[in-house]
């Protein structure tokens, strides 16, 4: 100083599954029954540690979601910041 790696913001790409049915101060409002899974969160498999534990786009689906819009795990690109080695 640089690359790995990590975080942060920015842009861009991003799946699923009722514009479902009542009711209603028609509000992104409440209930009823289907359903999804790629915030989050809980388990847990290989594996790691090998004590205690961590651990997925793999289940549950508490919470979120089910026309767009919002949001979205994950890619890429940018900028900025960190440790460590070098």
């Nucleotide at each position: 100083c640089g690359c790995c790696c990590a975080g942060a913001c920015g842009c861009g790409g991003g799946a699923g599954a009722g514009a479902a049915c009542u009711c209603c101060c028609c509000g992104a409002g409440a209930g009823u029954c289907g359903c999804c899974g790629a915030a989050g969160g809980c388990g847990u498999a290989a594996c790691c540690c090998c004590c205690c534990g961590g651990a997925a786009c793999c289940g549950c689906u508490c919470a979120g979601g089910c026309a767009a819009a919002c949001g979205g795990a994950c890619c890429g690109c940018g900028u900025c910041c960190g440790a460590u080695u070098c």
Predicted 3D model of an 86-nucleotide RNA (Glycine riboswitch aptamer) from Azoarcus sp. The coordinates come from a structure-prediction model, not an experiment, and the mean pLDDT is 79. NCBI's taxonomy places the organism under Bacteria, Betaproteobacteria, Rhodocyclales, Zoogloeaceae, Azoarcus. It was read from a public genome assembly, where an Rfam model found it. Its Rfam family is "Glycine riboswitch aptamer". About the family: This family represents the bacterial glycine riboswitch.